The part of an RNA shown here (small-subunit ribosomal RNA, central domain) has 350 nucleotides and comes from a metagenome. The RNAcentral record of the full RNA draws on SILVA. Model confidence (mean pLDDT): 88 of 100. Its Rfam family is "Bacterial small subunit ribosomal RNA". Rfam links the family to the GO terms ribosome and structural constituent of ribosome.

Context: one part of a larger RNA
């Protein structure tokens, strides 16, 4: 390489967006590039098939022929692909009318709770802790109460709820703003699917300037424990957590499961629309989309699972595996202030 895989054994890009690229819905007609037939020519020799011959046979060695892949040119077919043209609506958009949502930016705002200040009542103890002690406290702590002031996080509602492409997103209120969903017409008329580069976003921590700091809380000090304790548990406590601007670009970035599309028993809970049927409020039955769980047929599968949200049955497209360790390391490139990221080996070993 073919091949065969990627939920867990190796292997699915962290996620979009969209260039080349590959694939691609119905019908009619032309074309004849690819595709199919059929002729012609062309395609070293030697070996090697086959047939006949020379050495007495063989070996050996001579003459023919035949295969052989490919190409070129000419007839033909026109089923499929391709390309032109004309047409269609179902895929895909777009318009209307509703819908529901922690989707996003910004901006004002509340309430409890921490903590800190100031002030009243109060007195000897508070705080931890398996049990201590550092630790706070007569300079009057803790406890209580009244005032103020600061930051950061939204109890309850909450719910295998909901919303995004993923990271995620939760206290209320405007404003801009994005994407879904449903119905019932009316337009466009393959306008699609994927997607190598590219671009964008992309938790924490972590880095740069400037603010900000209640609470927690790496590092660091003290107290224990304990053989020992650079830890677990306690007192403290600095970055950081917050906010604006920029970088970084990485996670068990998980459903360990790329993405369209089609097909394939069921049952039973929530969400969100819609239609019908009811004594039309409430409920309740029932049909139908869209999404979200839970068993489960058949199928699958080493088993564990998995089953219309497939890991089942095909089609397309992308990325990615090919023993363990050396190693996601060296060495070169490249981005990054930097930490360090992508890319990515081999001696060598078992």
């Nucleotide at each position: 390489c073919u091949g065969g895989g990627c939920g867990u054994a190796a292997a699915g890009g962290g996620a979009g967006u969209g260039u080349a690229g590959g694939c691609g819905g119905a019908a009619u007609g032309a074309u004849a590039a690819g595709u199919u037939a059929g002729a012609a020519g062309u395609u070293u020799a030697a070996u090697g098939c086959c047939a006949c011959g020379g050495c007495u046979c063989a070996a050996c060695c001579g003459u023919g022929g035949a295969c052989c892949u490919g190409c070129u040119u000419c007839u033909a077919a026109u089923a499929c692909u391709g390309u032109c043209a004309u047409u269609c609506u179902u895929g895909a958009g777009u318009a209307u009318u509703g819908g529901a949502g922690a989707g996003g930016g910004c901006g004002a705002u509340g309430g409890a709770a921490u903590u800190c200040c100031a002030g009243g009542u109060g007195u000897a103890g508070c705080g931890g802790u398996g049990g201590a002690a550092u630790g706070c406290g007569u300079a009057g702590a803790u406890a209580u109460c009244u005032g103020g002031a600061a930051g950061a996080a939204c109890a309850c509602c909450a719910g295998u709820u909901g919303c995004g492409a993923a990271g995620g997103c939760g206290g209320u209120c405007g404003c801009c703003u994005g994407g879904c969903c449903a119905a019932a017409u009316a337009c466009u008329g393959a306008c699609g699917c994927u997607g190598a580069g590219g671009c964008u976003c992309g938790a924490a921590a972590g880095c740069u300037a400037g603010g900000g700091g209640a609470g927690c809380a790496a590092a660091c000090a003290g107290g224990a424990u304990u053989a020992g304790a650079u830890a677990c548990c306690c007192u403290g406590g600095u970055a950081g957590u917050c906010c604006u601007a920029g970088c970084c670009g990485u996670a068990a970035a998980c459903g360990a499961u790329g993405g369209a599309c089609a097909c394939u028993a069921g049952u039973u809970g929530c969400c969100g629309g819609a239609g019908g049927a009811g004594u039309c409020a409430a409920u309740c039955c029932u049909u139908u989309c869209g999404g979200u769980g839970a068993c489960g047929a058949a199928g699958u599968u080493a088993a564990c699972g998995c089953a219309u949200u497939a890991a089942g049955u095909g089609u397309c497209c992308c990325g990615c595996c090919u023993g363990g360790g050396g190693a996601g390391u060296a060495c070169g490139c490249u981005c990054g202030c930097a930490a360090g990221g992508g890319u990515g080996a081999a001696a060598c070993u078992c």